[in-house]
Molecule: transfer RNA
Organism: Thermoplasmata archaeon
RNA sequence: GGGCCCAUGGUCUAGCGGUUAUGACGGCGCUCUCACACAGCGCAGAUCGCCGGUUCAAAUCCGGCUGGGCCCA
Numbered sequence: 001g002g003g004c005c006c007a008u009g010g011u012c013u014a015g016c017g018g019u020u021a022u023g024a025c026g027g028c029g030c031u032c033u034c035a036c037a038c039a040g041c042g043c044a045g046a047u048c049g050c051c052g053g054u055u056c057a058a059a060u061c062c063g064g065c066u067g068g069g070c071c072c073a
Base pairs, nucleotide, nucleotide: 001072002071003070004069005068006067007066010025011024012023018056027043028042029041030040031039049065050064051063052062053061
């Protein structure tokens, strides 16, 4: 220098143009217990990496950029 893949709550992750963006772990509260743990119930937490474009409508499609990974030279 060229090609490919990835970026979504604190962490991991689902999503494949339209429903309130899914679940697990973690956090907080309640129940349970003498207490802790486990378990059950509930709650908070993501303007979907950034900037543009397409569309009635974009996490999703297109372009550029940033960061990370792999391959080729």